The prediction has a mean pLDDT of 83. Predicted 3D model of a 1392-nucleotide RNA (small-subunit ribosomal RNA) from an uncultured bacterium. Rfam family: Bacterial small subunit ribosomal RNA.
């Protein structure tokens, strides 16, 4: 010095990709944009280029023209001055000009120097290009420096110039003149260079140097003026340069072989110089898996950018190297070039053109076009730095040095500062109270950085003067006057920072995850708010987070990922000891690692970016001196590793021949007679032409029961009948024998189950494919009948499997127990048994490991050495090349495209046509129904002006409705009202209240106004309280939406026995444990066990009826009193308090418990029976139409009224229900037993009247007193006689009653009188376990009237239960799981 976060589930851990905060950029695009300084700006077309400029320069080399002076001389002009006015003289200027001169002057050629630098790009270049270290005894080096010598004396030419030719230009010939530092010979010359001789010294093979002799070759220029500079040769130096080397230097092997000047010699030529560079002849060699070769791609480095480092991307700018100039080749000149602004030659493209020829080259500096997202001025100056030339002055220099453009970066400035609460005002928001914008504004004091104006004004200038583009710039001073100067993104999580409103899965937003379907903090606006700041954001690249390629730093049992075994090449890695050595390895030194950068530290610009200085660092190469543990090497020995020998026992280890029985099918004969076979169940097939079945004989393949074992063996595939041959490996002992012989092993070779192919055999059974019969909606399956390749054998092929312990091989170490197999010791009287060892093969288990699950000496523990493989999921083990196969096909194996996941392991649930245990009218055993009919009612559909809305499997459907002729009423038509039918404020008036008529459906309207004259207070004027009327607004209403905004309240699983929490405990976590287990039970009811202990909501009990008693109390109740009246209170009866049942007694079972069975006693027995009581929760389960309310709508109407009309229609379908079909009935006649209820706007009694519904009537009665109100069914007699009936009662037709304003749509009765379907109901289904089922009356709410529904009373009263297989729903518990919206789930495959 190391930072993490979202996203795979219902939740968790674990793998694992995706994505996102961080930094940078030659950047680009959006909104905005004050100012300065220091940098930066074609990353694309090495695309074409217009136009100016980017390399000249020396007259002190030269000839020669001009200028320029001078001075004769010619002409023009005239300041002036004289004039006889015609002129003269003339200063000065002006032009021409023979000579001459001078030089500060220009320059077109000849000659020198330079033009190879300086500039500018990155196309080629995988390369001695580059980078770093070396060498050259194998070289060159112009201008400089330094040292020695030398410059003597001739000589021909040829531009320039004249003159001419040709051409439209460029340009070119011809003839004659000429100069030099041009150019050539001749002398002179060593210390050069060649050659020869002999000496001497050094090194590296070739050699290299010093002296010494001989031979042979080669030099020069002058210029100006007295200062120089220049020329020649000769050494030496510094600077440049050139060549060679171990080393490094991107991807691909779906690029594995390459090569003929290729490799090397020998002997030329060429080079400044080695060298196949070139060229003859001669060898066959040379390079490659440490990756040659080809294919892509790319200039390289210092350095930059990031990161914690390691790396990893990169190579603008500023420096160094190299390449390169329109493309491609080529030399020439020169010191230097194979030459950006030179030369020839093809090619491309552009201009000129008189068509015949020419001419060009911005990857120099501006600048055009084009091309692209996208990159500046056709500026300034040589002042400075630096270059070329020159002796200098100066000349030239788009190097350079400034300035314009451009938020393109990086730095620094500001856009003001303090005070300033009535917390204005507007703004948004709000539960209307107020919050927020907010000290923010205003307002009061101040300040001037910038801006403006005005004054002064530089360094950069060296080097006495003179010289500054930048620039009147930077800096200082005044002076005006808060004046001139703030956006931009974002605000669901990550990620700092919320509301309102609008929109409603649109229109949009999004990096991931994801919002957005009517209340969106996530989209659009707006008030606020957060970061940042002259920028903000967006896109793009890279690196980081990512230990997601892991060297530092992973992994492969089940997530991706061990190769089917092996045997072994090349490689890597290797036992003990002893010497040596120094290749790696340690230390020291010395060279180098340019400068700029980085870092420290100091200094200069007002700070800082910028700059300067010094150091330190550049981690690296190279040389040299040392060190000797370890690695290598050499060499000596060692035996434990490994291997060889002797000795011995195991074994389905391989291969090859022989044999062997027991099936199965065939064949042939005999008995025998009708099936047989196969199936869930059957058909196809066989079979009276004699099957099956049996009996003897025979044939031919195949495989080898029992022994047989989580037993052997083999590397792995794999391998069983028995005998014999040959043959491999392991073990045990033993310690004779080698002396690390080792282990792994990429490439390579071999072996490899079944299918399956080739060729030749074989063929019993089995059996793909076929055929058939079945199942089935459909059956190209599964099940049944035949059946052919195949299976068997002998050769060859194929090379693959879940070839699996899903575990690669070898060593070594790390507690244990228990089995089996093979062998050896030991002890012992002993095969047995016991201790011990080695090998192999199993279970269990601790530390340890692991996400877990598991593993655990036969590792998935600890270490060590090698191989092989992974690196999200799909696409895909696909394509497309290569390679193996006779094919099938095997091996090697991408990519576009898509996704945010895919997946391991374990958790809780929920499911399973998985499993245990349990339960319940759940089945089953029995009673009665439903479905069939007619009614009645309720829903669907249909229908209407409306048929008013709700409810929708169980859990809607005689439900909301406990009662629609009007009202209700919500619907529909019409006809009125608009502060409204209803509630509150306010103001004004007035007591209220209210007939009679008329006109209209009626609401309501007109008209008179009869009547009437309330409470407290009073100063008698009059206030007040409550009430009406009138008006204005605020408000009222709304059964109008949304029950997926809600609250209360139901329904349902379900009266099912479950649902939980604290604390502990275990687990990494989700969770688990408790609560699971044996029992028990109606129960998570109790009891025992136990990492639990304990508590809460349920269960159960408390509570109400009812069964039994006993006391109290007794009226309207009863009544031993003949009735009455009174009397009493035993008895029914009533309603207050007790009692009574608690498995509490026995007895058996049972674990000495809980408990269960039995049985006493009791009325009443095991929760006696029945009610009320509904746990945590599921169904977005009903309800906005009881009622409350949030948000939307609607206000002359979606409110309100009133009248009629509708909810009551009516081909049909479904629920619930009544009453039937009849004799256990139906009438009929006479006559018995009740529980519980109701009554005042009421029940209504005798009594009367009516056939009867009912009417009259009004006792009695605010009820144990009176009334409804005879209880029916049973029971007792009588008919009827099995029929559509004396069963059944529906339509219907006439006559009445009631209720009520009113019974037509649209009520209930009641009497006569018609008298239908229906003869016990199909496929299906419902209730009911005892005082129930079934039957059979009473009463009550609702209510004017109107129940076959609802509630609740009582009478009569059964049958069955063997049992939990099965259907259906439930509780535990225990597997499985790719489900979790949770099986209505998930998913596939094919169509749209």
């Nucleotide at each position: 010095u190391u930072a993490g976060a979202g996203u795979u589930u219902g939740a968790u851990c674990c793998u694992g990709g995706c994505u996102c905060a961080a930094g940078a950029c030659g950047a680009a695009c959006u909104c905005u944009g004050g100012c300065g300084g220091c940098a930066u700006g074609c990353c694309u077309a090495a695309c074409a280029c217009a136009u100016g400029c980017a390399a000249g320069u020396c007259g002190a080399a030269c000839g020669a023209a001009g200028c320029u002076c001078c001075a004769a001389u010619u002409c023009c002009u005239g300041c002036g001055c004289c004039u006889u006015c015609g002129g003269g003289c003339a200063a000065g200027g002006g032009a021409a000009g023979c000579g001459g001169a001078u030089g500060a002057c220009u320059u077109a050629g000849u000659g020198g120097c330079g033009a190879a630098c300086g500039g500018g790009u990155g196309a080629g270049u995988a390369a001695c290009g580059c980078g770093a270290g070396a060498g050259c005894a194998a070289c060159c080096u112009g201008c400089c420096u330094u040292u020695c010598a030398g410059a003597g004396g001739g000589g021909g030419a040829c531009a320039a110039c004249a003159c001419u030719g040709g051409g439209a230009a460029a340009c070119c010939g011809g003839u004659g003149c000429u100069a030099a530092u041009a150019c050539c010979g001749c002398a002179u010359g060593a210390a050069g260079u060649a050659c020869a001789g002999a000496c001497g010294a050094g090194g590296c093979a070739u050699c290299u140097u010093g002296a010494c002799u001989g031979u042979a070759c080669c030099a020069a220029a002058g210029a100006u003026u007295u200062a120089u500079c220049g020329c020649u040769g000769a050494a030496a130096g510094a600077u440049g340069g050139g060549c060679u080397c171990a080393c490094g230097u991107c991807u691909g092997a779906u690029u594995a072989g390459c090569u003929a000047g290729a490799u090397g010699g020998u002997g030329g030529g060429g080079u400044a110089a080695c060298g196949g560079c070139c060229c003859a002849c001669c060898a066959u060699g040379g390079c490659u898996u440490c990756g040659a070769u080809c294919a892509g791609u790319a200039g390289c480095c210092g350095g930059a950018c990031u990161g914690a480092g390691a790396g990893g991307u990169u190579g603008a700018a500023c420096g160094g190297c190299c390449a390169c100039a329109u493309u491609g080749g080529g030399a020439c000149u020169g010191a230097g070039a194979u030459a950006c602004g030179g030369c020839c030659c093809a090619g491309a493209c552009u201009c000129c053109u008189a068509c015949g020829g020419g001419a060009g080259g911005c990857a120099g500096c501006a600048g055009u076009g084009g091309g692209g997202a996208a990159u500046a001025u056709u500026g300034g100056u040589c002042a400075a730095u630096g270059g070329g030339g020159g002796a200098a002055a100066c000349c030239c220099u788009g190097a350079a040095c400034c300035a314009g453009c451009a938020a393109u970066g990086c730095c620094g400035c500001g856009u003001g500062a303090a005070g300033g609460a009535a917390g204005a005002a507007g703004g948004u928001u709000u539960u209307c109270g107020g919050a927020u914008u907010g000290u923010a504004a205003a307002c009061u004091u101040c300040u001037u950085u910038u801006a403006u104006g005005a004054g002064g004004g530089a360094c950069g200038a060296a080097g006495u003067a003179u010289u500054g583009a930048c620039g009147g710039u930077a800096c200082c001073u005044c002076a005006u006057g808060a004046a001139u100067a703030a956006g931009c993104c974002a605000c669901g999580g990550c990620u700092a920072a919320c509301u309102a409103c609008g929109u409603g899965c649109c229109a949009g937003c999004a990096g991931c995850c994801g919002c957005g379907g009517u209340a969106a903090u996530a989209c659009g606006u707006a008030g606020g708010u957060g970061g940042c700041a002259a920028g903000c954001g967006u896109u793009g690249u890279c690196c980081g987070g990512a230990u997601u390629u892991a060297c530092u730093g992973g992994g492969u049992g089940u997530a991706a990922a061990g190769g089917g075994c092996g045997c072994g090449u090349a490689g890597g890695c290797g036992g003990g000891a002893g010497u040596a050595u120094a290749a790696g390895u340690c230390a020291g030194g010395u060279g180098u690692g340019a400068a700029a950068u980085c870092u420290a530290u100091g200094g200069g610009c007002u700070c800082a970016a910028c700059c300067c200085a010094u150091a330190a660092a550049c981690u690296g190469c190279a040389c040299u001196u040392g060190a000797a543990a370890c690695u290598g090497u050499a060499u000596u020995u060692c035996u434990u590793g490994a291997g060889u020998g002797a000795u011995g026992g195991a074994g389905a280890g391989g291969c090859a021949g022989g044999c062997g029985g027991a099936a199965u099918u065939c064949c042939u004969a005999g008995u025998g007679u009708a099936g047989c076979g196969g199936u869930g169940a059957a058909a196809u097939g066989c079979g009276u032409a004699g099957a099956u079945a049996u009996u003897a004989g025979g044939a031919g393949g195949a495989a080898c029961a029992c022994c047989a074992g989580u037993g052997g063996c083999g590397a792995a595939g794999g391998c069983g009948g028995c005998c014999u041959g040959c043959u491999g490996g392991a073990c045990a002992u033993u310690a004779a024998c080698u002396g690390a012989c080792g282990c792994u092993g990429a490439g390579g070779c071999g072996c490899g189950a079944a299918a399956g192919c080739g060729u030749g055999g074989g063929g019993a059974g089995c059996a793909a494919a076929c055929a058939g019969g079945a199942u089935u909606a459909g059956a190209u399956a599964c099940c049944c009948u035949g059946g052919u390749a195949g299976u068997c054998c002998a050769c060859g092929c194929c090379g693959u499997a879940a070839a699996c312990g899903a575990u690669g091989a070898a060593u070594a170490c790390u507690a244990g127990g228990u089995g089996u197999g093979g062998g050896g010791g030991g002890a012992c009287u002993g095969a047995c048994c016991c201790c011990u060892u080695c090998c192999g093969u199993g279970c269990c288990g601790g530390a340890g490991u692991u996400a877990a699950c598991a593993c655990a000496a036969u590792a998935a523990g600890u270490a060590u050495u090698c191989c092989a493989c992974c690196u999200g999921g799909g696409g895909a083990g696909u394509a497309c090349g290569g390679u193996c196969g006779c094919a099938a096909g095997g091996c090697u194996g991408a990519a576009a495209c898509u996704c945010a996941a895919a997946g391991g392991a374990a958790u809780u649930g929920a499911c399973g046509g998985g499993g245990g245990c349990c339960c319940g009218c759940a089945c089953a055993a029995g009673c009665a129904g439903u479905g069939g009919a007619u009614u009645a009612u309720g829903u669907g559909a249909u229908u209407u002006a409306a048929u008013u809305c709700g409810a929708a499997g169980c859990a809607a459907c005689g439900c909301g409705a406990a009662g629609a002729a009007c009202c209700u009423u919500a619907c529909c038509a019409g006809g009125g009202c608009u502060u409204g039918a209803c509630a509150u404020c306010c103001a004004a008036c007035u007591a209220a209240c209210g007939a009679a008529g008329c006109a209209g459906a009626g609401a309501u309207g007109c008209a008179u106004u009869a009547g009437g004259u309330g409470c407290c207070c009073u100063u008698c004027g009059g206030g007040g309280a409550a009430a009406g009327u009138u008006g204005a607004g605020g408000c009222a209403g709304g059964u109008g939406g949304u029950g997926c905004a809600u609250g209360g309240u139901u329904g349902u699983c379900g009266u099912c026995a479950g649902c939980u929490c604290g604390u502990g405990u275990c687990g990494u976590g989700a969770g688990a444990u408790g609560u699971u287990g044996g029992g028990u039970u109606a129960a998570g009811u109790c009891c025992c066990g136990c990492a639990a202990c304990g508590a809460g909501c349920g269960c159960a009990a408390c509570c109400c009826c009812u069964a039994c008693g006993g006391u109290u109390a007794g009226u309207u109740g009863c009544u031993a009193c003949g009735c009455a009246a009174g009397a009493g209170c035993a008895c029914u009866c009533u309603a207050g308090c007790c009692g009574g049942a608690c498995u509490g007694c026995c007895g058996u079972u049972g674990a000495c418990a809980a408990a269960a069975c039995g049985g006493a006693g009791g009325a009443a027995g095991g929760u006696g029976g029945g009610g009320a009581u509904g746990a945590c929760g599921u169904c977005a389960a009903a309800u906005c139409a009881u009622c409350a309310u949030g948000c939307c709508c609607c206000u002359u109407a979606c409110g309100u009224u009133c009248c009629g009309g509708g909810c009551u229609a009516c081909a049909c379908a479904c629920g619930u229900a009544c009453u039937a079909c009849a004799a256990u009935g139906g009438c009929g006649u006479a006559a018995a037993c009740a529980a519980a209820g109701g009554g005042a706007a009421g029940c209504g009694a005798a009594u009367u009247c009516g056939c009867g519904a009912g009417g009259a009537g009004g006792a009695g009665c605010c009820a144990a007193c009176c009334c409804c109100a005879u209880a029916a069914a049973a029971g007792a007699c009588g008919c009827c006689c099995c029929a559509g009936u004396u069963c059944g009662g529906a339509c219907u037709g006439c006559a009445g009653g009631c209720u009520g304003c009113a019974a037509c749509c649209c009520g209930c009765c009641u009497g006569c009188a018609c008298g239908a379907a229906g003869u016990u109901g199909g496929a299906a289904u419902u209730g009911c376990u005892a005082g129930u089922a079934a039957u059979c009356g009473c009463g009550g709410a609702u209510c004017a009237g109107a129940a076959u529904g609802c509630c609740g009373c009582g009478g009569u009263g059964a049958a069955u239960a063997c049992g939990u297989u099965c259907c259906c729903g439930g509780g535990c518990u225990u597997u499985g799981c790719a489900c979790a919206c949770a099986c209505c789930g998930c998913c596939c495959g094919u169509c749209a």
The sequence is in RNAcentral, with records from Greengenes.